[in-house]
Context: one part of a larger RNA
């Protein structure tokens, strides 16, 4: 000099950050991802209107919505357990690749079909669900047509290059689309770009131990095949019998990794909270499904340890989301308001959703700004201390006089943030007006290092100490007082780094 701190004593206000570093333990309770009726068929509510034998019946608009179907839950958030690795970081490669939404061009949508949920009826079951029968719909599935562009085999040409190819135009065969709703508008298929995003490979660089020296059988390579969106022992059969290692390989131990922070005059150290960016996990472990995208934190199924129902046959559940509880700690905040802003997801829109965010709350954790008055006032009251008893000192310090009013409180007005409307924050910020010097100082330290001394008490007791050392009858080192020094809403200690 620095802190995500703690601890003691004290604590008036503002700004702007910042708050579980410990147990990735265990969790009650509400929120945290919907949304679309302008895709569908139903269910309800509604009654303009019609009819009518006056009992009733029909029934637009309009609203709400379980289900089928779209998108979107792969982002946003959280954490850091694992992980010494192409995870990160930098630079490159991809002639080995993917890519919804979005924009850009060209070029289409023709005619059909068959279920199945809702529903209904019947059963099982405490619950969770769950079975048969039968009914129906679409942008849902499904075969066929057509086919600018793609794609595939076959075959000759041109140009090129980087091996494996790459590209360009040609012939024949051959594959494969499409959806609608409707006034518009918005949607659908193909194919090329494009912008963003993503996988994958390679150069280098990434702690510690040799009291860890050999290590490795899908092991190294090859053929041939499977599998990918792609390349590969990624996987598989067959052959070879390689490969890695004192340039530290196996092993063990430590750790998410950088932009960066904090020290330093630089080198260089040590961290890696807050923000940003990459990676990794969502109770422990596998696994696949859907999908453009996951091997999916608030999806699925298996095991497993745990906690709740239960009719004991069987179920439900996962805060390393925000808040909150227990527990563990020296030690970390509200079960707070709002979608008004900015983003985000669906929706033509209106809009609805957003514990992302925006803002409050609570903490001197930290920084940075303010204030606890200002000027005048005695050869100096009183009252502490100290005294050689003369006087020193606290001292312009009080009193007292005169102003002043930052911040507080009080009273009026009262935004920006939103260029039409719409503010949670706020009656907040900020202005102004009256009134009172009142509401608002501590803490550590005084033996040398080190700035700042005296008197009492104690008598190697008590005690104090960071290092050297103080105390045993005059202790500037202990205590307590007067006086001092130092920093100040703080101040010391106490840990950890430089």
């Nucleotide at each position: 000099g620095a802190u995500g701190a703690a601890c003691g004593c004290u604590g008036g206000c503002g700004g702007c950050g910042u708050g579980c570093u410990u147990a990735a333990c265990a969790c009650a309770u509400g929120c945290a991802a919907g949304u679309c009726g302008a895709g569908c068929g139903g269910g309800g509510a509604g009654g303009a209107g019609g009819c009518u034998u006056c009992g009733g019946c029909c029934a637009a608009a309009u609203c709400c919505u379980a289900g089928c179907g779209g998108c979107g839950g792969a982002c946003g958030g959280g954490u850091g357990a694992g992980u010494a690795a192409c995870a990160c970081g930098u630079g490159g490669a991809u002639a080995a690749c993917c890519u919804g939404c979005c924009u850009u061009a060209c070029a289409c949508a023709c005619a059909g079909g068959a279920a199945u949920a809702a529903c209904a009826a019947u059963g099982a079951g405490a619950a969770a669900u769950c079975a048969u029968u039968g009914c129906u719909a679409a942008u849902g599935c499904c075969g066929g047509a057509u086919a600018c562009g793609u794609c595939c085999u076959u075959a000759a040409u041109g140009g090129g290059g980087c091996a494996u190819c790459c590209u360009a135009a040609u012939a024949a065969g051959g594959a494969g689309a499409a959806a609608g709703c409707g006034a518009a508008a918005c949607g659908g298929u193909g194919u090329a770009a494009g912008a963003g995003g993503g996988g994958u490979c390679c150069g280098c660089g990434u702690c510690u131990g040799a009291u860890u020296a050999g290590c490795c059988a899908g092991u190294u390579g090859g053929c041939g095949g499977g599998g990918u969106a792609a390349c590969g022992g990624c996987c598989c059969a067959c052959c070879a019998a390689a490969g890695c290692g004192a340039c530290g390989a196996u092993c063990a131990g430590u750790a998410g990794c950088c932009g960066g922070c904090c020290u330093g005059a630089g080198a260089g150290g040590g961290c890696g909270a807050a923000c940003g960016g990459c990676c990794a996990c969502a109770u422990u472990g596998g696994g696949a499904c859907u999908g453009a995208g996951a091997c999916a934190c608030g999806g699925c199924c298996c095991a497993a340890a745990c906690u709740c129902c239960u009719a004991c046959g069987g179920g439900a559940g996962g805060c390393a989301g925000c808040a909150g509880u227990g527990g563990g700690g020296a030690g970390u905040a509200u079960u707070g308001c709002g979608c008004a802003a900015u983003g985000g997801g669906g929706g033509a829109a209106a809009c609805c959703c957003u514990g992302a965010c925006g803002c409050a709350g609570c903490a001197a954790c930290g920084c940075c700004g303010c204030g606890u008055g200002a000027a005048g006032g005695a050869a100096g009251a009183a009252g502490g201390c100290c005294c050689u008893c003369g006087g020193g000192u606290c001292g312009u310090a009080a009193a007292c006089u005169u102003c002043u009013a930052u911040c507080g409180a009080c009273a009026g007005g009262g935004a920006c943030g939103a260029u039409a409307a719409u503010g949670a924050c706020g009656g907040u910020a900020c202005c102004u007006g009256a009134a009172u010097a009142a509401g608002a100082a501590g803490c550590c330290c005084c033996g040398g290092c080190u700035a700042a001394c005296u008197a009492c008490g104690u008598g190697c007791c008590a005690g104090c100490a960071g290092c050297c050392g103080c105390g045993g009858u005059a202790a500037u080192a202990c205590g307590u007082a007067g006086g001092g020094g130092g920093c100040a809403a703080g101040c010391g200690u106490u840990a950890u780094c430089c």